[in-house]
Order: sequence, then structure tokens, then C1' cells
RNA sequence: CCAGCUGGCCGGACGGCCGCGCGCGCAAGUGUCGAAAGGCCGCGUGCGAGGAAAGUCCGGGCUCCAUGGAACACGAUGCCGGGUAACGCCCGGCGGGGGCAACCCCAGGGACAGUGCCACAGAAAGUAAACCGCCCCGACUUCUCGGGGUAAGGGUGAAAGGGUGGGGUAAGAGCCCACCGCGCGACUGGUAACAGGAGCGGCAUGGUAAACCCCAUCGGGAGCAAAACCGAAUAGGGAUGACACGAAGGGAAACCUUCAGGCUGUUCCGGCCGGGUCAUUCGGGUAGGUUGCUUGAGGUCAGCGGCGACGCUGAUCCCAGAUGAAUGGUCGUCACGUCGCCACCUUCGGGUGGCGGCCUUACAGAACCCGGCUUACAGGCCAGCUGGCAUU
Repeated sequence: CCAGCUGGCCGGACGGCCGCGCGCGCAAGUGUCGAAAGGCCGCGUGCGAGGAAAGUCCGGGCUCCAUGGAACACGAUGCCGGGUAACGCCCGGCGGGGGCAACCCCAGGGACAGUGCCACAGAAAGUAAACCGCCCCGACUUCUCGGGGUAAGGGUGAAAGGGUGGGGUAAGAGCCCACCGCGCGACUGGUAACAGGAGCGGCAUGGUAAACCCCAUCGGGAGCAAAACCGAAUAGGGAUGACACGAAGGGAAACCUUCAGGCUGUUCCGGCCGGGUCAUUCGGGUAGGUUGCUUGAGGUCAGCGGCGACGCUGAUCCCAGAUGAAUGGUCGUCACGUCGCCACCUUCGGGUGGCGGCCUUACAGAACCCGGCUUACAGGCCAGCUGGCAUU
């Protein structure tokens, strides 16, 4: 200098004027809107969108509902060890794959519980097979035919029943041998996943589970349009259909007990229920206001522990809370970048300086909150690492 990889940060700043929203303080009037609850109106002051606010994909906090437990169904996750409130997330490691490497990716348990599938091609695709070929025997003028052996060579295919070399054989073949591969494996290291491995064995019981399935672990539902309060109004209305409107015993009665029935995705145990319940449809009233609503598994800084995710301790800070939905407009200056012109330098790639124009011109706007993941992003900066070239 070129090419690449990983992590992090910014994605404008300052000042003036006018204008918005909330909090706090002051002020205000028998103000104004309203049916009411309640809202609005002045001055000052503090604060006022994001790294993704997006997707609504996970996990929770919170609110309400459900009768609790167990099993099944259903759904999700899937190597080991840690982190976390929790997770399908994050960190570290193991195994596999890609890349020269830095590094990146993996829906990573089980094929010896069972079922299914492996199209076409090919002789043959699970405990299979002989198309061409090779060898031997017989017949035969020749052409060729029949029988036996073979899976080393060739063909087909994603994959053909271990590979290379040697010996051996009629020709071959783990038939035998060496090495590699494969299976079992004492022992060693590691918390573990796993790695190594003396020795034994001629040794192929293929692949596929984001196919069904098996195993392990986890899982109630709905969601701030949750929910709570205040005010006002109305018709606790009508019709149709279904179910139920029980049974036995005790008791003077009230009531009590058992059974049946109903309440849940199914079943069991337990609990609750008592004259209405459910579905469809017609009709009427309201749909206004306040709370929820922002102090948190919170931010920042420092120290300590840890490879790390992160944790502990101390200090410090309060950083939107709208409700048809606020944070805008304008002026000036600076910065970054870009375009044009001029001057100088130049290794001819470009660099430096001056002047002028543009410069929120990337992706994109909170709506109960938080931890993640995924997706989008003009331009710029920082740190580290890998490969190549050149120089010293």
C1' cells in the first nucleotide's frame, strides 16, 4: 500500500426570536366549556423520541379471569457447562462443515423401539446383485453357443457393500500380509460434552427424524382497546330454539346427607352450583371524564471478582407521558461531507490551501413497561486481527 475479518461509536453543535406538550412554583375569577363528572385560560422555570421507537417473533413485570392437583392430548426447545427475573436469548467450550487464514455457519438427543422413503438410471439400492468384461471346461471350419467360477477392471448413479500396495490364484476376492479406515476397548486427561489410547478383531448390522415417531425438559387464558373509579342515561325489554326446572333418606319446619345433572381440550380425584342457563335475532340507552401513566429486574461513573456473559460494593442522577395525538418554524455562526473555480506540489493515483453553492440529504417517530432476537440504514470515526506485495 492492497484485499479481507471481528468489535465499538457517531449519524451534527452553539446562540437569538416566535410557537407547542408535561411537571413544579406563583397568580387568578362567584371567568369560560359542559347535563354532570370534570376540562380550559396567565407568568416563571426544569425536562421533552430511537439504535432500531420498526416486525409483533420469544421471555417476563403488571392487570383481570379461570375451582385446585395428577395424567393424557396439544405446542415449544434439544451437545456440555455457566449467566439471567426468565427465554427459543447471551457467554465459554466440545463436535461437524466452509475458508490459505483471521473468522463464519449448524433445526447439534435417538436409525440397536417401530413405521415410511432412497425417484430416474442401473444387473442390483439392505443383510442385494452379475450388464460388459476376466478365467476354466465342452461343442464348433468359422461365426458363435452351453456349463462352472469371479466381483479385481469398466458402465449407471447422490450413494454399489472399505482404500492403497504386495503376495497368492485358472482368473480373482481380506483369501493372506503391511499401513490407513471401521468395531470393541484396559487405561489417561477433562466438572462435562469429549479427546487420546495399550491391546483384540478380517471387519461393513448404508443413508434419511426442519419424514412420522421415541426420549428428556418446559408450558393456564386474555391482554393497557387489561383493568379501576366518577358522572349521566336507559327498557332488569320482546321473539324463537335447546337444556334444566330432579330422585331418595332424616327432620315439626328451617335445613342436612347421598345420588343424578352442570362448571374445564379429555379422563380421574377434589371443589363449586340451585332456578335459571346457552344460542340466534329484534328493539332501546351510553360510548363523557379521571386513574392506570412512568422511580425502574433504571441510567452513568469508579473499584473489586470472573477468559467471558455478568455479578458485588460505593458514589451520583431523575432523563417524554401525549390522547386525533406535543418537541416545530426562522435567522446567524461553526463542524463533517460533497460539487465547482483558482493557485502550488506531484510517485500522475492524488495532496494542500483559498473562494463560492448545498449540507435532517441514511433508516426512520414513543403510546403500560422491561430483557432479547430479526429486519432497514447515505456517510464518517476508533480499536484489534488475517493474507499478499514492497522497503528497511